[in-house]
RNA sequence: GCGCUGAUAGCUCAACUAGGCAGAGCAACGGAUUCUUAAUCCGUAGGUUGAGGGUUCGAUUCCCUCUCAGCGCACCA
Numbered sequence: 001g002c003g004c005u006g007a008u009a010g011c012u013c014a015a016c017u018a019g020g021c022a023g024a025g026c027a028a029c030g031g032a033u034u035c036u037u038a039a040u041c042c043g044u045a046g047g048u049u050g051a052g053g054g055u056u057c058g059a060u061u062c063c064c065u066c067u068c069a070g071c072g073c074a075c076c077a
Stems, first nucleotide, its partner, number of pairs: 001073007010026004020057001028044005050066005
């Protein structure tokens, strides 16, 4: 330099094939239970879907550019 894969809640990950209200577990917070803690149960909050732009009535999803991470290939006397 070229190619491929990935980036979504504090963390780990879904949301596919085929664009249609952004979700789960853990963690946090509140409550129930318990002599207390832990465990268990119920509930609440938490998101510029890496950044910018485009297509579309509508984009996490499709297209372009860039950033970051991983992998492969090429170059390198």